The RNA shown here (Bacterial RNase P class A) has 366 nucleotides and comes from a soil metagenome. Model confidence (mean pLDDT): 75 of 100. Rfam family: Bacterial RNase P class A. The family's RNA type in Rfam is ribozyme. Its family is annotated with ribonuclease P activity, dimeric ribonuclease P complex and tRNA processing in the Gene Ontology.
RNA sequence: GCGCGCCGGGCAGUCGCGCGCCGCCGCGGGCGGCGUGAGGAAAGUCCGGGCUUCACCGGGCAGGGUGCAGGAUAACGUCCUGUCGGGGUAACUCGAAGGAAAGUGCCACAGAAACAUACCGCCGGGGGCGCCUCCGGGCGCGAUCCGGCAAGGGUGAAAUCGUGAGGUAAGAGCUCACGGAGCGUCGCGGCGACGCGCGCUCGGGUAAACCCCACCUGAAGCAAGAUCGCUCGAUUGCUCCGUCAGGGGCUGGGCGGCCCGCCCAUCAUCGAGCAACGUCGCACCGAGGUGCGCCGCGAGGCGCGCCCCAGAGAGAUGGCUGCCGUCCCCUUCGGGGGAUACAGAAUCCGGCUUAUAGGCGCGCUU
Numbered sequence: 001g002c003g004c005g006c007c008g009g010g011c012a013g014u015c016g017c018g019c020g021c022c023g024c025c026g027c028g029g030g031c032g033g034c035g036u037g038a039g040g041a042a043a044g045u046c047c048g049g050g051c052u053u054c055a056c057c058g059g060g061c062a063g064g065g066u067g068c069a070g071g072a073u074a075a076c077g078u079c080c081u082g083u084c085g086g087g088g089u090a091a092c093u094c095g096a097a098g099g100a101a102a103g104u105g106c107c108a109c110a111g112a113a114a115c116a117u118a119c120c121g122c123c124g125g126g127g128g129c130g131c132c133u134c135c136g137g138g139c140g141c142g143a144u145c146c147g148g149c150a151a152g153g154g155u156g157a158a159a160u161c162g163u164g165a166g167g168u169a170a171g172a173g174c175u176c177a178c179g180g181a182g183c184g185u186c187g188c189g190g191c192g193a194c195g196c197g198c199g200c201u202c203g204g205g206u207a208a209a210c211c212c213c214a215c216c217u218g219a220a221g222c223a224a225g226a227u228c229g230c231u232c233g234a235u236u237g238c239u240c241c242g243u244c245a246g247g248g249g250c251u252g253g254g255c256g257g258c259c260c261g262c263c264c265a266u267c268a269u270c271g272a273g274c275a276a277c278g279u280c281g282c283a284c285c286g287a288g289g290u291g292c293g294c295c296g297c298g299a300g301g302c303g304c305g306c307c308c309c310a311g312a313g314a315g316a317u318g319g320c321u322g323c324c325g326u327c328c329c330c331u332u333c334g335g336g337g338g339a340u341a342c343a344g345a346a347u348c349c350g351g352c353u354u355a356u357a358g359g360c361g362c363g364c365u366u
Stems, first nucleotide, its partner, number of pairs: 001364007009324007017037009039342001043353002046351005051221004058260004063217005068082005083097001084095004098212002103210002105206003119153002121149006128141005161179006180202005186197004225280003229274007237250005251265005288307008325340006
């Protein structure tokens, strides 16, 4: 420095609370005894469920979610092990990690030019001026015309894949070496993501832009709901077949939005108000906790044993005193002073994220 795990106050006295069980009493209640009583995050409400209601079963579209591979799990957007990419010397850590060759968009400004390109330039030729001349020609200057170039410079996040060498009039993957990206019914290894090798090609980026592809997904939520019972209003029924039972059509209502399909149509459905802010839901044996063993790299799984660990309802789990523990500062080393984190269940679990004084342990890296 990195990763993981645990603790996060203790003891005694005294007084006072909630719940469960038992006993007694003068029984709307009281007294006594025993047991038990706020977390690692109870927080955020970001995910997934159990459970409840919506009808006795649904299908599709839309909408929403996930996005490397293989696994774990009740499930997940979580976790484990890997692959690839970014950061770090490393231990490790982060990833919104499918598709740009299906299509449509966007890349401001700057710059010549961003599905394209010549501003400054480099090279060759004609021709003008000056100088020299051995009269063959050579050197220099500025402008113009024609042709070749995209290597050099500038702009930018990004400019004919990058660096170096050769080659060329000057250059260019034109050729070569190394490297990069894309593609390949190619070879080898791997369950796979992918890796190594080989061949071909070389203007890009962007999909936390629209979109395409694959997989998943009903809605609302304990203020869900259930129970106990009154009042008012709305709809409702029509038609055909049939001896009857029953069946069909139309209309109305219901199933989160739409379609299909299905159900109901008289003591049924829908709406409003009160009862009553009553009782249950509600602590429930649970995807429960825990010790050991075995299997697995691991997340986890299996077996055996032990345990029952809040249930309030404006909301209990506490107050006071004393002594310790830990940390910080001072010290005449006798002691003195100060601090003691984040923070309180409310239907219950599995995760993630955020906050946390201080202490202990294990492993790894430099």